[in-house]
Predicted 3D model of RNase P RNA and transfer RNA as a complex of 467 nucleotides. The prediction has a mean pLDDT of 78. Rfam match: Bacterial RNase P class A. The family's RNA type in Rfam is ribozyme.
RNA sequence: GGAGAUGGCCGGAUGAUCGCUGGCCGCAAGGCUGGAGGAAAGUCCGGACUCCGAGGGCAGGGCGCUGGGUAACACCCAGGCGGAGCGAUCCGACACAAGCGCAACAGAGAGCAAACCGCCGAUGGCCGGGGCAACCCGGAUCAGGUAAGGGUGAAACGGUGGGGUAAGAGCCCACCGCGUUCGUGGUGACACGGACGGCACGGCAAGCGUCGCCCGGAGCAAGACCAAAUAGGGGGACAUCCGAGGCUCAACCAUAUGGGAGUCUCGGACCGGCCGGCCCGGCCGAGUCCUCGGGUAGGUCGCACGAGGCUCGGGGUAACUCGAGCCCCAGAGAAAUGAUCAUCCCCGCCACAAGCGGGACAGAAUCCGGCUUAUAGGCCGUCUCCACCG
RNA sequence: CGGGGCGUAGCGCAGCCCGGUAGCGCACUGCGUUCGGGACGCAGGGGUCGAAGGUUCAAAUCCUUUCGCCCCGACCA
Numbered sequence: 001g002g003a004g005a006u007g008g009c010c011g012g013a014u015g016a017u018c019g020c021u022g023g024c025c026g027c028a029a030g031g032c033u034g035g036a037g038g039a040a041a042g043u044c045c046g047g048a049c050u051c052c053g054a055g056g057g058c059a060g061g062g063c064g065c066u067g068g069g070u071a072a073c074a075c076c077c078a079g080g081c082g083g084a085g086c087g088a089u090c091c092g093a094c095a096c097a098a099g100c101g102c103a104a105c106a107g108a109g110a111g112c113a114a115a116c117c118g119c120c121g122a123u124g125g126c127c128g129g130g131g132c133a134a135c136c137c138g139g140a141u142c143a144g145g146u147a148a149g150g151g152u153g154a155a156a157c158g159g160u161g162g163g164g165u166a167a168g169a170g171c172c173c174a175c176c177g178c179g180u181u182c183g184u185g186g187u188g189a190c191a192c193g194g195a196c197g198g199c200a201c202g203g204c205a206a207g208c209g210u211c212g213c214c215c216g217g218a219g220c221a222a223g224a225c226c227a228a229a230u231a232g233g234g235g236g237a238c239a240u241c242c243g244a245g246g247c248u249c250a251a252c253c254a255u256a257u258g259g260g261a262g263u264c265u266c267g268g269a270c271c272g273g274c275c276g277g278c279c280c281g282g283c284c285g286a287g288u289c290c291u292c293g294g295g296u297a298g299g300u301c302g303c304a305c306g307a308g309g310c311u312c313g314g315g316g317u318a319a320c321u322c323g324a325g326c327c328c329c330a331g332a333g334a335a336a337u338g339a340u341c342a343u344c345c346c347c348g349c350c351a352c353a354a355g356c357g358g359g360a361c362a363g364a365a366u367c368c369g370g371c372u373u374a375u376a377g378g379c380c381g382u383c384u385c386c387a388c389c390g
Numbered sequence: 391c392g393g394g395g396c397g398u399a400g401c402g403c404a405g406c407c408c409g410g411u412a413g414c415g416c417a418c419u420g421c422g423u424u425c426g427g428g429a430c431g432c433a434g435g436g437g438u439c440g441a442a443g444g445u446u447c448a449a450a451u452c453c454u455u456u457c458g459c460c461c462c463g464a465c466c467a
Base pairs, nucleotide, nucleotide: 001386002385003384004383005382006381007380008379009378010377012344013343014342015341016340017339018338020035021034022033023032024031025030037361041372042371044370045369046368047367048366049219050218051217052216055280056279057278058277060215061214062213063212064211065079066078067077068076069075080094081092082091083090084089095210096209099208100207101204102203116150117149118146119145120144123143124142126139127138128137129136130135158176159175160174161173162172163171177199178197179196180195181194182193183192184191185190223301224300225299226298233292234291235290236289237288238287240269241268242267243266244265245264246263247262248261249260252259253258271285272284273283274282275281294466295465296464308327309326310325311324312323313322314321315320345359346358347357348356349355391463392462393461394460395459396458397457400416401415402414403413410447418434419433420432421431422430440456441455442454443453444452
């Protein structure tokens, strides 16, 4: 000098004038004071808070290497393993293949593998020759052997080399891979080393599933209080039955006790409603639920002091945490958070100046912790590789 | 503000759950039929399934992120 990697920060500044909005003071005029973000966004996770829910099981949802952090997490930190890169560094939904499944097309064969082109002719048979014979030599490849090589495919049942063989093959051997087991180190994921096995055990779980851990449901239009208004309206669903006992009988029948009716208690069956979905189970039988229609669309709280911020010190590799001191920091109705001018900053046009133009993404609504996505331009720190000079 | 759904040819839709050649109707193009048009018959074209990334041999379909559109929701009685 060039090419990168990574962590963090800013994202216009100051002043004047005029406004908007919240709070406080003031009878009023007015005065003082607060007023967007790193993402306020997407609503993807995790909580706080509020209401609802007797209980149990199933279903359902989420997460998934290890250790730690945290209120919690799908987040963060540190590490392991795998992958990419020369490297700084980056990426990883990274548990389990026992069961049920899936693998189109191509291919001989695709899940207890198979034999199309090949290779071989040991063994049995065939043909020819030799030999007295046992048998030997040669040929073709019918049976057969084989899985080296070719070919198909995303994937073909260990890889490379050597021995071996008729040809071959973990058939045998060495190394690598894999599996089992033992030892050592580590909290652990795991790593390293030894011995044994000759290969048996392929892929997909972001397919069903299994294992482990976690999770009630709804959401601030939650919910609480006050006030106002209306037709406490129409339609639909279900509000049942049996047995035993007690009491009553106005009305019906017979007539002093029953039929029967009403009511209460108990038990059972069934139905209905509620209990986040289903089942069991529980509670209730008052009315409940659905739907159409009607009315009001007002106020206060929730709601801005919080897992809050800043500084310093301690612990920890770090995430984070502990202690002390200081600070109070938007909030509604869906509406506010701005405009103009001046000086300056940065960028572009231009040879310079002057001048002109521009300064991203975006914008709170119950509140926090994260993730993800958008973002003109600029600044700082650390590190890697290459080239050159001293 | 909160909750839910959808996106596939010009238009309306199926396929998605449980991955294996993208289909149906209308529309469009050509030819036939007709004096001509419509209707009808025959033949044909047109998509990278809203976008990007991932899982997989393979994605419209499964997962993640993102863009756009649509629907619902107050209280009282």